[in-house]
This is a predicted structure of a 375-nucleotide RNA (Bacterial RNase P class A) from an Actinomycetes bacterium. The source organism's lineage runs through Bacteria, Bacillati, Actinomycetota and Actinomycetes. A source record names the gene rnpB.
RNA sequence: GGAGUCGGACAGGCGACCGCGCCGGCCGUCCGCGGCCGGUGAGGAAAGUCCGGACUCCCCAGGGCAGGGUGCUGGGUAACGCCCAGGCGUGGUGACACGCGGAAAGCGCAACAGAGAGCAGACCGCCUCCGGCCCCCGGGCCGGCGGUGAGGGUGAAAGGGUGGUGUAAGAGACCACCGGCGUCGCUGGUGACAGCGGCGGCCAGGCAAGCCCCACCCGGAGCAAGGCCGAGCAGGGACAGGGUUGCCCGCCCGUCACGAUCCCAGGUGGGCCGCACGAGGCGUCGGGUGACCGACGUCCCAGAUAGAUGGUCGCCACCCGCGGCCGGGUGACCAGCCGCGGGGACAGGAUCCGGCUUACCGGCCGGCUCCUCCC
Repeated sequence: GGAGUCGGACAGGCGACCGCGCCGGCCGUCCGCGGCCGGUGAGGAAAGUCCGGACUCCCCAGGGCAGGGUGCUGGGUAACGCCCAGGCGUGGUGACACGCGGAAAGCGCAACAGAGAGCAGACCGCCUCCGGCCCCCGGGCCGGCGGUGAGGGUGAAAGGGUGGUGUAAGAGACCACCGGCGUCGCUGGUGACAGCGGCGGCCAGGCAAGCCCCACCCGGAGCAAGGCCGAGCAGGGACAGGGUUGCCCGCCCGUCACGAUCCCAGGUGGGCCGCACGAGGCGUCGGGUGACCGACGUCCCAGAUAGAUGGUCGCCACCCGCGGCCGGGUGACCAGCCGCGGGGACAGGAUCCGGCUUACCGGCCGGCUCCUCCC
């Protein structure tokens, strides 16, 4: 210098003008609100709503079955399907990335191709024997009964590899070594596991995101949870006889209805709480490989309700393209200054918190790896 890999932090700044939500103060008010001043006002993902919890209400003796979820080991955590460290496997020269219980308990499944796909299988080839034909008498060709899993071919997969013995040809049929598996023991490790040694049998295929087995976990619903206050209308009750009322076209009494007044319960529109001090942020120190934990100090940091944090302009900084000038380098190329034009994403609270996943213009910082060059 080039190529890469992993992680962290950011997501324009300042000013002017106009505008919005909430809180506090002052003033005005026709009590509906308005004005002025001050403070405060989204994110790394606020998103998807996929996991886990807090909180709330309902249910609840205990155990089992069913159902759902998770799945190497150890740790972290309020908890998790998350995170950290480790183990094994696969890929990569490497930094590193990705994956993870059991297929030797049982059932089941496997397209196409292929002769044969699960107690395998003779299509070609190879070999013995029999029959026929040809012949240059070594043999060759055709057909048939058999043998053969070594060679070819098909496939994602064809039942260890190499060498030898053996045989008509062959084959773990047998032998040696290697690989792998099971089992026993020793050593190291908390453990997953690793190393070494003995024995065994020649070898054991894949899928558990099909059923299943094993271990562990799991009540239900969710802030439209839940609680409080409660207009109007309808409902229930009380009370007067005093209502230009109706039943009743003269009067009186009574009764019922209607109206007025008061009270009551449930509860709609609506309002308030829940609801912003929390598994909290930042800093320092300490413990730990790390995730994380502890102590001390310091800070207060959105609470709207159909949902407020926006717009315009100027300057500066950044990025891209074009043009000009100068510089470094053998070169590909790189850096600087000036001018013009363009660009700034994804997105946005609605009870809160911990994760995961997905989206995203652009640049910054750090660890590590590989290649090349120079000293």
Its Rfam family is "Bacterial RNase P class A". Rfam links the family to the GO terms ribonuclease P activity, dimeric ribonuclease P complex and tRNA processing. By type it is a ribozyme.